[in-house]
RNA sequence: UGCCAACUUGCGGGGUGCCCGGCAUAGCCGAGCUGAGAUAGACCCGUUGACCUGAUCCGGUUAGUACCGGCGUAGGGAACAAGGCCAGUCCGGGGU
Numbered sequence: 001u002g003c004c005a006a007c008u009u010g011c012g013g014g015g016u017g018c019c020c021g022g023c024a025u026a027g028c029c030g031a032g033c034u035g036a037g038a039u040a041g042a043c044c045c046g047u048u049g050a051c052c053u054g055a056u057c058c059g060g061u062u063a064g065u066a067c068c069g070g071c072g073u074a075g076g077g078a079a080c081a082a083g084g085c086c087a088g089u090c091c092g093g094g095g096u
Base pairs, nucleotide, nucleotide: 001087002086007083008082009081010080011046012045013044014043016040017033018032020030021029022028023027051076052075053074057070058069059068060067
């Protein structure tokens, strides 16, 4: 100087549902299901894209969400900084 994957820190973006029971029922509490996460000072993601919209969508499946397929080459969506790694060049020191 170029480059910069993992990782670290900061910064930024995002989701939090389903079922059953109880109660003084726009809600709260308890048990259970799935998941990284069901409001955790946690988790996921930063375009190789989490997540959102259509969608109270369609088919299968399930106790139900979840899950599988479709929709879908759909429409949106955070493009940051420092360190770190590697390579080249230059300078200096040592050995031969």
Annotation:
RNAcentral holds the sequence, with entries from Rfam and Ribocentre. This is a predicted structure of a 96-nucleotide RNA (TPP riboswitch aptamer (THI element)) from Simiduia agarivorans SA1 = DSM 21679. The same sequence occurs in records of 2 taxa. Model confidence (mean pLDDT): 77 of 100.